[in-house]
The RNA shown here (transfer RNA) has 73 nucleotides and comes from a Bacteroidales bacterium. Rfam family: tRNA. By type it is a transfer RNA. Its family is annotated with triplet codon-amino acid adaptor activity in the Gene Ontology. It was read from a public genome assembly. Lineage of the source: Bacteria > Pseudomonadati > Bacteroidota > Bacteroidia > Bacteroidales. The coordinates come from a structure-prediction model, not an experiment, and the mean pLDDT is 82.

RNA sequence: ACGGGUGUAGCUCAAUUGGUAGAGUGGCGGUCUCCAAAACCGUAGGUUGUGGGUUCGACUCCUACCACCCGUG
Numbered sequence: 001a002c003g004g005g006u007g008u009a010g011c012u013c014a015a016u017u018g019g020u021a022g023a024g025u026g027g028c029g030g031u032c033u034c035c036a037a038a039a040c041c042g043u044a045g046g047u048u049g050u051g052g053g054u055u056c057g058a059c060u061c062c063u064a065c066c067a068c069c070c071g072u073g
Base pairs, nucleotide, nucleotide: 001072002071003070004069005068006067007066010025011024012023013022019056027043028042029041030040031039049065050064051063052062053061
C1' cells in the first nucleotide's frame, strides 16, 4: 500500500432479506435468611464507532473516515 472481517447497555452477544433496539451477566432496590450466598421479583442504563447520502421510515442500504483483528506484498 491492497483485500477481507468486526465495531450495538459496564462486559459477552442478539435484532428473521428497512417498520421505530433486546437477552444473559453485572449495577441498584425488594422478598427470603440470625447474617451472607443462592434463588425469585422489580428497576435504571443506548446520539447502534464518526460524518454525510438514499428513504415516509436506517443497527440494517450506499459513501468517506476512525479503531482493532486476519491475510497478500